The prediction has a mean pLDDT of 84. Predicted 3D model of a 501-nucleotide part of an RNA (small-subunit ribosomal RNA, 5' domain) from a Bdellovibrionia bacterium.
Context: one part of a larger RNA
This record gives sequence, structure tokens and C1' cells, in this order.
RNA sequence: GAACGAACGCUUGCGGCAUGCCUAAUACAUGCAAGUCGAACGAGAAAGUCCCUUCGGGGGCGAGUAGAGUGGCGCACGGGUGAGUAACGCGUAGAUAACGUGCCCUCUGGUGGGGAACAACCUUCCGAAAGGAAGGCUAAUACCGCAUAAGACCACAGAAUCCACGGAUUCAGGGGUUAAAGAUUUAUCGCCAGAGGAUCGGUCUGCGUAUGAUUAGCUUGUUGGUGGGGUAAAGGCCUACCAAAGCUACGAUCAUUAGCUGGUCUGAGAGGAUGAUCAGCCACACUGGAACUGAGACACGGUCCAGACUCCUACGGGAGGCAGCAGUAGGGAAUAUUGCGCAAUGGGGGAAACCCUGACGCAGCAAUGCCGCGUGAGUGAUGAAGGCUCUAGGGUCGUAAAGCUCUGUCGUGGGGGAAGAUAAUGACGGUACCCCACAAGAAAGGACCGGCUAACUUCGUGCCAGCAGCCGCGGUAAUACGAGGGGUCCUAGCGUUGUUC
Repeated sequence: GAACGAACGCUUGCGGCAUGCCUAAUACAUGCAAGUCGAACGAGAAAGUCCCUUCGGGGGCGAGUAGAGUGGCGCACGGGUGAGUAACGCGUAGAUAACGUGCCCUCUGGUGGGGAACAACCUUCCGAAAGGAAGGCUAAUACCGCAUAAGACCACAGAAUCCACGGAUUCAGGGGUUAAAGAUUUAUCGCCAGAGGAUCGGUCUGCGUAUGAUUAGCUUGUUGGUGGGGUAAAGGCCUACCAAAGCUACGAUCAUUAGCUGGUCUGAGAGGAUGAUCAGCCACACUGGAACUGAGACACGGUCCAGACUCCUACGGGAGGCAGCAGUAGGGAAUAUUGCGCAAUGGGGGAAACCCUGACGCAGCAAUGCCGCGUGAGUGAUGAAGGCUCUAGGGUCGUAAAGCUCUGUCGUGGGGGAAGAUAAUGACGGUACCCCACAAGAAAGGACCGGCUAACUUCGUGCCAGCAGCCGCGGUAAUACGAGGGGUCCUAGCGUUGUUC
């Protein structure tokens, strides 16, 4: 000098765009943050209102609506955090002849005929609750047989081609196994099998990726082989047996620290430091462990077990998980609203209408940062008054003020009024912006002035009080302390502190 997710002190007019718990991955009241589909399915209220009534009730509309249930898809995305991790975690370049892929696209072939249940519902019962038990009825794109098998898969035996010599691909053969679901407004949308694509992932490998040797030896599923198991998939991934190996001063092992990267800051560069916001990857979801479902999870707002904590309880037993958005307490030098809207973009469901979406779009708060604008312009010398200073003549603040003439950024009031939206639909918002009127009106501070370093005098104090980044000032004439005047530098900021270069 530059920079900052900064803080503190003094000060503070406006706008635009960004940014805003770096500390306790501490604990959380309350609300919201993941639903949707009646064009898969069965069942189906009430309030209200109208009519009838023997006054008990019945019927119509409400309404095949609401709210539930079965079923499908989604909930593995989006959003948060950085605790763990020194690792194929990340980056980069490859491999997969060792793999998977719902929804989407293209193509091929098919969609025949049956059955038995379980919720909802009804009845009964248990429980304080959470919830549960028994019996009975019922539908389906839920479940289960049968048929069919081009195709796919399995084993068999054969041929051809290619090859990184492990294998891969193709062709023909007979044998075995294996499928489906319907809905509708008749336009379609679905379902099953197969092939290909696209996308997204899994796994493996070369190289790179912090400090310490005052850590020198480490390892027994350890290193390799065979058989078996397991996975979508190679593999000690697991298991039985066999062999005795494997890593290491080119730093193993151990310890400490740390999410990684694109980037960011600085620097002429080389480099050094860093990893907020935005983007990619990874990991985690009260702590530890486990699997289920599913195309995909070992799943933040799913399940089970254990633990700590909090809450309810009729003491028998139950409920919970903000590192989602707001918000609270606590910690801290320190970090915002329990806001509006799905109008846009994007996502989920649906044929669609539409519904959901604290993603997102906006608004609010904060000089936290960057950028822009203003606090007036011209004229004005009796160089006014007043302050300070003086050799008492003067000098200086100083064209500064007043006064006069203007302007209207900003402000206030009034009027008009968008784009963002392809037909409809605008939270922002009567916002931005435009026009008119008014009136200099509301709007300047902070640090410094001994040298480094731009800027000097007077008074007070008297090694005191104090200053200080370094050198150093202060003990009676202090340009260094405190105050006044004057000046210098920045300016809605200015200084101090911290950190990095």
C1' cells in the first nucleotide's frame, strides 16, 4: 500500500447492487418447509336449507362434496451444515472385455382366461393416552395361479470373426425357466417382454493433494492361491483350507491439524495466504448401530434397537429431534423479519383444470462492503461584527459571512404510470420512471499537524498529568501532554484493533 463474511469509537442525508452466527455439529417454545392423483378402486358424511310428518321421524338439495382408506408416482430432488475424513475423499487423466439406470426418446412384439384375500365400513372388546385385539362384508392398475413365449435368461454341444490372449461378439440347433391392467369425455393415457439411445450413478487405476523422526519399525484377513458364498458389478468383500507373505528413510506406522476443487486476496511475476457468498464433488442429519421399501437410501422433516436429554402420564406406559425458513435462550467483540407471493424461473403429482413448493421471486433490518448523488451556484471589501494573534501599527479566519441574483439534484405535496406476461394470470407496487408546484429550505464529520509524514502558533501543566507505530516527548519559555485559534488529509464517512499478502 492492498484486502476483509470483520468488530470497536466518534459521526451520519439519499439511492442502486451485493453481503450478513467466522463462536456452541449447544438446547430449542410456536408456525410453516412434500405432496399429489376420483381419468386405478370400494365406500361415503355433516352444518345449512326446502318439503312431508302419526312429532318418533322420513325425503330432496347440499354431494358422489368434505374427511378418511386401498392403490400409483414422488418423498434418494430441492434446502442446510462442515462434525468427521490426510482418504481413490477431492483434482486431473484414464479403465469398466467387471456394472446398474424409475421417469424421457426411438424401434419390435404382446396385452388371453381365472381365483383367493385385506383395509376402509359394521359389531364387540382393551387402554388415561399413544394405540391395539377379535369376528363379519367388499373393490381395484393391490395379490396369486393358468395359457401363450417372437424375445430374454440358464445349461448343452457346434461354427465364424475380433482380441490387451484373460476373453468378447455374432450365427444356427434342440431342451428348461419366465409376462401383462386396465381407465376414459373415444382424442388418448396406460400395462408386459425385448433391443437401442440419452441422462444419472457404482467400481477400479496412474499422477497430484498439510505438519511432526523429540513418532522407526508396522500388519494376522494381514499378502497371495484354491473351493464356496455374496453383490448390479472385479475384489479377503466374507468364509474354509493351503502357502508365508505384504508395507517402510523415495518416510510405513503413529500423533496433530484439516472437508476438497473451480476460485478468492495479495504480488510486476514467481510465489505466499485462503476455501464466506456463487458453482462442482464428498460427508453428516441428537449420539452409536442396523436393515426394510425401492430404479435409486442403509434415507434431515421414514422404520427398528441402544444411549443421553426434554416433555406427557391415570405410574401401567407413551412422545420428540430446526446442521430447512423465520424465531427463542445460551455462547460471543459480532451477524437480520416468528414478513408477502407462487406473478416469474425451476421442481413433484395429475390427461387436464389445478394442487403443493420458507426452492425461488420479492419486501423488511444493518454505512457490512462496492458504486453513484447531495449538503447549493453566481456575485459580494465599509476586507463588517466576533474569535485568535501582535513589535499594538497590524496580521489572520476571509469572498468566508451578511446582502443581491439564480437553480431545483435531493426533499415535500399533487397528477400520470410501466417492462418483467406469447391469450389469461403481477407478490414486488401505485414501485421504478415521467410531469407540475413549493422552497436554500432537512443534510458534515473524523483523524492528524516533532521526524518518518502533508500540516504552527498562543495559553495551561511542570519527569506531574499525560502521549507513544518506531525514534522518543514532559523536571517553568513543550510546534510531541491538555485546551483555543489556525492548518493538513480523507469525506458519509474517518480512525483504532485483528488477520493475510
Its Rfam family is "Bacterial small subunit ribosomal RNA". Rfam links the family to the GO terms ribosome and structural constituent of ribosome.